[in-house]
RNA sequence: GGGAGUGGGCGCAUGAUCGCUGGCGGCAAUUGCCGCCAGAGGAAAGUCCGGACUCCGCAGGGCAGGGAGGUUCGUAACACGAACUGGGGGCGACCCCGAGGAAAGUGCCACAGAAAACAAACCGCCGGGCAACCGGUAAGGGUGAAAAGGUGGGGUAAGAAACCCCUCCUGGAGCAAAACCAAAUAGGGAAGCGUUUGAGGGCGGCCCGCCCGAAGCUUCCGGGUAGGUUGCAAGAGAUGCCGGGCAACCGGCAUCCACAGAGAAAUGAUCAUGGCCCCUGCAAAGGGGUACAGAAUCCGGCUUACAGCCCACUCCCUUUU
Repeated sequence: GGGAGUGGGCGCAUGAUCGCUGGCGGCAAUUGCCGCCAGAGGAAAGUCCGGACUCCGCAGGGCAGGGAGGUUCGUAACACGAACUGGGGGCGACCCCGAGGAAAGUGCCACAGAAAACAAACCGCCGGGCAACCGGUAAGGGUGAAAAGGUGGGGUAAGAAACCCCUCCUGGAGCAAAACCAAAUAGGGAAGCGUUUGAGGGCGGCCCGCCCGAAGCUUCCGGGUAGGUUGCAAGAGAUGCCGGGCAACCGGCAUCCACAGAGAAAUGAUCAUGGCCCCUGCAAAGGGGUACAGAAUCCGGCUUACAGCCCACUCCCUUUU
């Protein structure tokens, strides 16, 4: 100098204008106006695993069904992670692998080979036949992981299927879970009043009066709906330091965090300046690009998508000393 491997980080910035959602404050104001503040991610994604939480179910045992599958740890838990063993790849750093059982049974035998376990002869060899061919033969060749194997057992569950056997785990539904408050109308229950001895309604409040009215009216209670509140963000939290452990991870101390949390859904757009990258150009300058994507109860994983960069460690080749 070049090419690789592993781990980690960033993933546009600032300003102006016009908006959107939420909170707080002010003004007669849950609705309008004004002001201030806050407002997506490393994957918020796929919804593939595992949990927290909620409701329903549940004596105990067994079967069925579903799932996991080297060993030991880590964890709230896992199909996740770590270390080691084993198998495979690479010169190497390193990477990939769900890896129990084939002497219980059924099944299967990828490719190659004539034939894959009942049977069966491709070449060769022996005999017959002019020959085509026929009969015999498992000593030899060839194929293959395995070949006529008398070994109790050919191989296949470290992918050529599967069923199966063994060990272990395993209730169901999901925040549109669920809890609380609770209107109008209709309907339910109870009490009171009333049906010609007229309840009740209308005529601006009361009385009289008039009209309507042949039956319901009033009050209370309870259930459900609309609507509202909670669940709902301070948590298996984040950062730093110290200690234990090979590691995953764990423990202690300090500091920080009220403020996205919804109505099926706001978090945006434009312009300017500046970064970064690419192209043209001697330069000045000009042009283009700046990904993937987007919360909906929350958390731990896995997987997938991602323009362009940065950092650390390691390996190989080459050159120079």

The prediction has a mean pLDDT of 77. A computed fold for a 321-nucleotide RNA from Deltaproteobacteria bacterium HGW-Deltaproteobacteria-3, annotated as Bacterial RNase P class A. The source organism's lineage runs through Bacteria, delta/epsilon subdivisions and Deltaproteobacteria. Its Rfam family is "Bacterial RNase P class A". Rfam classes the family as a ribozyme. Rfam's curators write: Ribonuclease P (RNase P) is a ubiquitous endoribonuclease, found in archaea, bacteria and eukarya as well as chloroplasts and mitochondria.